The prediction has a mean pLDDT of 80. Guanidine-I riboswitch aptamer from Aeribacillus pallidus, 131 nucleotides, folded computationally. Taxonomically the source falls in Aeribacillus (Bacteria, Bacillota, Bacilli, Caryophanales). The sequence is in RNAcentral, with records from Rfam and Ribocentre.

[in-house]
RNA sequence: AUCAAAGCUGUCUAGGGUUCCGUUGCUGGCAGGCUGUAUCACCGCCGGUAAGUCUGGUCCGAGAGAGAGCGUAUAGAAGCUGCGUUUGAUUGCAACUUCUAUAUACACGGAAGGAUAAAAGCCUGGGAGAU
Repeated sequence: AUCAAAGCUGUCUAGGGUUCCGUUGCUGGCAGGCUGUAUCACCGCCGGUAAGUCUGGUCCGAGAGAGAGCGUAUAGAAGCUGCGUUUGAUUGCAACUUCUAUAUACACGGAAGGAUAAAAGCCUGGGAGAU
């Protein structure tokens, strides 16, 4: 910028890995907890490193998972505008606005690849296929 109606958005979950936080192991320093002088161990504080076969927090997260909001469609009611009819008005038709109700069905599915820190029912993808 354009676009939808097996629509769009958001919350949550199944699930996911490891950037950050935390946890755990190893390790360096402070000499604080503590002493009669010191040391060791433990606790505390400040770092480094490894681990997601670390429960977690942050984070990602479903077309075929859950709920919701908006939208869309159909029907009804009210309002308003226009057209038409008429002596005039109403009944009629169409658009727009508001409210209400109903619907928004069905859906087996690889491998390989992509992004992000990394991976995944994320994307590719209602794909390739299958029926």